[in-house]
Predicted 3D model of a 72-nucleotide RNA (transfer RNA) from an archaeon.

RNA sequence: GCAGGUGUAGCUCAAUUGGUAGAGUAUCUGGGUGCCAUCCAGAAAAUGUGGGUUCGAGUCCCGUCACCUGCU
Numbered sequence: 001g002c003a004g005g006u007g008u009a010g011c012u013c014a015a016u017u018g019g020u021a022g023a024g025u026a027u028c029u030g031g032g033u034g035c036c037a038u039c040c041a042g043a044a045a046a047u048g049u050g051g052g053u054u055c056g057a058g059u060c061c062c063g064u065c066a067c068c069u070g071c072u
Stems, first nucleotide, its partner, number of pairs: 001071007010025004019055001027043005048064005
């Protein structure tokens, strides 16, 4: 330099070939307990980034960034 793949919550992963972005775990608050843990209820938290198509984009198209693999 070329080709392919991955990028979603602090972390690990979903989202049924375009239609309300979810779960587990962790964190915080409350309940519960003589105290802690377990347990119960609740809360906050995300589509790498910039554009395009569309009534509607995590999903499709183009660029770009990071990482991984292969080729030269």